Predicted 3D model of a 328-nucleotide part of an RNA (large-subunit ribosomal RNA, domain IV) from a bioreactor sludge metagenome. Model confidence (mean pLDDT): 87 of 100.

Context: one part of a larger RNA
RNA sequence: ACCUCUCUAAGGAACUCGGCACAUUAGCCCCGUAACUUCGGGAGAAGGGGUGCCCACUUCGGUGGGUCUCAGUAAAUUGCGUUUAGCGACUGUUUAACAAAAACACAGCACUCUGCCAAGUCGUGAAGACGACGUAUAGGGUGUGACACGUGACCAAUGCGGAAAGAUCAAGGUGAGCCGUCAGCCGCAAGGUGAAGCGGUGAGCCCAAGUCCCCGUGAAUGUCGGCCGUAACUAUAACGGUCCUAAGGUAGCGAAAUUCCUUGUCGGGUAAGUUCCGACCUGCACGAAUCGUGUAACGACUGAACGACUGUCUCGGAGAGGAUCUCG
Numbered sequence: 001a002c003c004u005c006u007c008u009a010a011g012g013a014a015c016u017c018g019g020c021a022c023a024u025u026a027g028c029c030c031c032g033u034a035a036c037u038u039c040g041g042g043a044g045a046a047g048g049g050g051u052g053c054c055c056a057c058u059u060c061g062g063u064g065g066g067u068c069u070c071a072g073u074a075a076a077u078u079g080c081g082u083u084u085a086g087c088g089a090c091u092g093u094u095u096a097a098c099a100a101a102a103a104c105a106c107a108g109c110a111c112u113c114u115g116c117c118a119a120g121u122c123g124u125g126a127a128g129a130c131g132a133c134g135u136a137u138a139g140g141g142u143g144u145g146a147c148a149c150g151u152g153a154c155c156a157a158u159g160c161g162g163a164a165a166g167a168u169c170a171a172g173g174u175g176a177g178c179c180g181u182c183a184g185c186c187g188c189a190a191g192g193u194g195a196a197g198c199g200g201u202g203a204g205c206c207c208a209a210g211u212c213c214c215c216g217u218g219a220a221u222g223u224c225g226g227c228c229g230u231a232a233c234u235a236u237a238a239c240g241g242u243c244c245u246a247a248g249g250u251a252g253c254g255a256a257a258u259u260c261c262u263u264g265u266c267g268g269g270u271a272a273g274u275u276c277c278g279a280c281c282u283g284c285a286c287g288a289a290u291c292g293u294g295u296a297a298c299g300a301c302u303g304a305a306c307g308a309c310u311g312u313c314u315c316g317g318a319g320a321g322g323a324u325c326u327c328g
Stems, first nucleotide, its partner, number of pairs: 002322007010314002014312001019309001027051005036041001038146001052067006068072001080307007087299002092104002108144007120130003147294004152224003157221002159217004166212003172206003177201005184193003225243005252286001253283001264280005
């Protein structure tokens, strides 16, 4: 020097990415307890006091007196607390062995499919089975994710649904016509012609879904503009013009888990604050069930601050046990 511990003057987070780790707190009884709130909570909030043993009395809950220690939950077991913001409502689940979370799930909400031999799923396009010995207050799928208040515009594209007038349109059916072969007929011959049958080719006509076309549909996939001018200081633009679009982002929120410029600007907190909190709005590139904004309670979640506390540190030191090395 290493491992596990104990103590440490003065200071008390100056350590560090960060109070990581350590320390503090701690049981029981009494008093007392804020904002906020879904009235249940918050709450063991916070913050104080008491605590052993002996005697007497007792309504058996305690009351009074005495007494020992540095210390009475005397050892061990045994909450640190407060304020504020983000995210997720909550209990729960997860990467067995680097991630426990803001991820997943969730109750609730919404859309959609399914009338029963249901839809959907497994299976060989099977038998059979699940769904279900259920029947639309049921079952399947998808999205969102308690609760409160809300959930705007666009159906042009894509998807889905509907309608059947028209256009397009396969195999198939029918099959005009044409071709080959051939009995027969004509011819002196070469050859010509040629019914039925068989074979080949084949126009036109009939003809489904789909697509085109039309309508609807956003808690379907999605999308939600630009330029110029204008008010009696300046600045700004309620207002006007123009181009484009399917329609041009509504409410709410906003330098945000989203803001590049950026340590934006102002305020708060500090002696000093790229973080934090409150505002502003110039939103590079928020925005309404890929939900928007709030929200009590909850969280081994994440950020900021304070108190208490401490060897985290100034800055080290001392000690115990172990491990190690030499000899035995």